A computed fold for an 88-nucleotide RNA from Paenibacillus sedimenti, annotated as c-di-GMP-I-GGC riboswitch aptamer. The source organism's lineage runs through Bacteria, Bacilli, Caryophanales, Paenibacillaceae and Paenibacillus. The sequence was found by an Rfam model in a public genome assembly.

[in-house]
RNA sequence: UUCUCAAAAGGCAAACUUGUCGAAAGAUAAGGGCGCAAAGCCUCAGAUCUAACGUUGCUGCGCAACUAUGAUGGCUGGGCUGCCGAGA
Numbered sequence: 001u002u003c004u005c006a007a008a009a010g011g012c013a014a015a016c017u018u019g020u021c022g023a024a025a026g027a028u029a030a031g032g033g034c035g036c037a038a039a040g041c042c043u044c045a046g047a048u049c050u051a052a053c054g055u056u057g058c059u060g061c062g063c064a065a066c067u068a069u070g071a072u073g074g075c076u077g078g079g080c081u082g083c084c085g086a087g088a
Base pairs, nucleotide, nucleotide: 002088003087011036012035016031017030018029019028020027021026034074040080041079042078044077045076046075047072048071049070054066055065056064057063058062
């Protein structure tokens, strides 16, 4: 340095509930604990979700379709950083 896997100390926190923010997806705080060795950080690539604004259509003034610039780093890959330590 790399890999694997125990122990200990600690860490994070899904669903769900309540408050707040948002058009929504979702975010955030508290409770909660499904899980996580990078579930720490970054939207670079892909994926997924939403469709306010915009565009188009119509049986036309409110519906439909398309669209990310919005969202998910606890979807995958990639990048940066990092705790403990038996064994090889």
It matches the Rfam family "c-di-GMP-I-GGC riboswitch aptamer". Its family is annotated with cyclic-di-GMP binding in the Gene Ontology. The coordinates come from a structure-prediction model, not an experiment, and the mean pLDDT is 83.